[in-house]
Context: one part of a larger RNA
RNA sequence: UGACGGGGGCCCGCACAAGCGGUGGAGCAUGUGGUUUAAUUCGAAGCAACGCGAAGAACCUUACCAGGUCUUGACAUCCAGUGCAAACCUAAGAGAUUAGGUGUUCCCUUCGGGGACGCUGAGACAGGUGGUGCAUGGCUGUCGUCAGCUCGUGUCGUGAGAUGUUGGGUUAAGUCCCGCAACGAGCGCAACCCUUGUCAUUAGUUGCCAUCAUUAAGUUGGGCACUCUAAUGAGACUGCCGGUGACAAACCGGAGGAAGGUGGGGAUGACGUCAAGUCAUCAUGCCCCUUAUGACCUGGGCUACACACGUGCUACAAUGGCGUAAACAAAGGGAAGCGAGACGGUGACGUUGAGCAAAUCCCAGAAAUAACGUCCCAGUUCGGAUUGUAGUCUGCAACCCGACUACAUGAAGCUGGAAUCGCUAGUAAUCGCGAAUCAGAAUGUCGCGGCGAAUACGUUCCCGGGUCUUGUACA
Numbered sequence: 001u002g003a004c005g006g007g008g009g010c011c012c013g014c015a016c017a018a019g020c021g022g023u024g025g026a027g028c029a030u031g032u033g034g035u036u037u038a039a040u041u042c043g044a045a046g047c048a049a050c051g052c053g054a055a056g057a058a059c060c061u062u063a064c065c066a067g068g069u070c071u072u073g074a075c076a077u078c079c080a081g082u083g084c085a086a087a088c089c090u091a092a093g094a095g096a097u098u099a100g101g102u103g104u105u106c107c108c109u110u111c112g113g114g115g116a117c118g119c120u121g122a123g124a125c126a127g128g129u130g131g132u133g134c135a136u137g138g139c140u141g142u143c144g145u146c147a148g149c150u151c152g153u154g155u156c157g158u159g160a161g162a163u164g165u166u167g168g169g170u171u172a173a174g175u176c177c178c179g180c181a182a183c184g185a186g187c188g189c190a191a192c193c194c195u196u197g198u199c200a201u202u203a204g205u206u207g208c209c210a211u212c213a214u215u216a217a218g219u220u221g222g223g224c225a226c227u228c229u230a231a232u233g234a235g236a237c238u239g240c241c242g243g244u245g246a247c248a249a250a251c252c253g254g255a256g257g258a259a260g261g262u263g264g265g266g267a268u269g270a271c272g273u274c275a276a277g278u279c280a281u282c283a284u285g286c287c288c289c290u291u292a293u294g295a296c297c298u299g300g301g302c303u304a305c306a307c308a309c310g311u312g313c314u315a316c317a318a319u320g321g322c323g324u325a326a327a328c329a330a331a332g333g334g335a336a337g338c339g340a341g342a343c344g345g346u347g348a349c350g351u352u353g354a355g356c357a358a359a360u361c362c363c364a365g366a367a368a369u370a371a372c373g374u375c376c377c378a379g380u381u382c383g384g385a386u387u388g389u390a391g392u393c394u395g396c397a398a399c400c401c402g403a404c405u406a407c408a409u410g411a412a413g414c415u416g417g418a419a420u421c422g423c424u425a426g427u428a429a430u431c432g433c434g435a436a437u438c439a440g441a442a443u444g445u446c447g448c449g450g451c452g453a454a455u456a457c458g459u460u461c462c463c464g465g466g467u468c469u470u471g472u473a474c475a
Base pairs, nucleotide, nucleotide: 001475002474003472004471005470007469008468009467010466011465012464013463015459016458019423020422021421022420023419026314027313028312029311030310031309032308033307034305035304042053043052064300065299066298067297068296069295070294073125077124078123079121080120081119082118083117087102088101089100090099091098092097105116106115107114108113127289128288130287131286132285136283137282138278139277140276141274143272148187149186150185151184152183153182154163155162156161167178168177169176193266194265195264196263198234199233200232201231202230203229204228207224208223209222212221213220237260240254241253242252243251244250316416320375321374322373323372324371326369332363333362334361337356338355341352342351343350344349382413387408388407389406390405391404392403393402430450431449432448433447434446435445
């Protein structure tokens, strides 16, 4: 100087407390361990691995296994020879591939040749999701959006170092003020950026409709006031008033205001820590393989199942289930696409096909909710697992191993031990909608809106952090 303390002081955080809802019990989905297997590819491992890489394993993907094949190679450059192709057909084969047939080039040219592409040959080489993340770059997680981490000059100290950065206040903040052997500065904080909340101006179609006419309908004429859209501005700064304070910084209350003291949300992550993670995104040193640890194909596996754990979904019901007929969103996506309407089907869906490269058309019916009716506390009109049969769709192909539909079947489960998690406001809880990936395949992920609470006395205690100080068998 740090680190540590079941030392002390001060302070903060959904850290506790006060509340609300969960997990832990059930069934299923998904990831992991274990076991099994020819293979169940690999990685991730307390917080910070475990719905994680994977924004989507039937083939492909795919790295794994079995079998069948290739050896200058599936891919790149160089050399020599040759002039072929591509495509189609036939046969063998599980296919990779092999054999035969049809078919036959292009561009430039100084006519010597050169180039593209294919085939053959030789070797230099290719290739490796093989190893090492403890050789590395890059990227990322974490402490933590915590308020810290440093430097120059000066001063003090033999020196390591100290000072500044400590102290008195204050703040979300090393934020600001005052004081001070310090004076300044840098990276962080804050602000500048995006979004949301108010208003104005400009603009008025595909959006809107107050007044006038019109219609089944903003449908049409008309209008751009309003809504909205999207560009530019305004607005909030402790600016004003009162009190407290040290005449400071600031704090408390108030006015005005759409908004008040960082208005809400996001992006933004200092010096560093964990030899943290990643050689399987990529790049890369070294080591290793080179008729194989490379390459191609078919089939299988990654989907196994006495079990254990994590994360979720659905429930156990009456604040509910079911039926009927009604209402109100936002944000997205659409051309090998979204697909209205009509017809067929109980339905998944099929046939046909208008419109739309989209404020125009479509996906698209929002659902919870309200109204009426029914059920009457039961393993039930709760719950839907499992199984049978018949189908639909995608796709060469749904056996291993897809999603969905109809009918039938109707399991566990009556609120969950010890323990444990999230959340402070348009939040939790609850309800539906969309998108990426994607041929098909979400209870996951990322977004969107609807409805919409309770509680916070307080900081003694648990956890983590900041700062000052103290002790030390630690460095």
Predicted 3D model of a 475-nucleotide part of an RNA (small-subunit ribosomal RNA, 3' major domain) from an uncultured bacterium.
Its mean pLDDT, the model's own confidence on a scale to 100, is 83.
The full RNA is in RNAcentral, with records from ENA.
It matches the Rfam family "Bacterial small subunit ribosomal RNA". Its family is annotated with structural constituent of ribosome and ribosome in the Gene Ontology.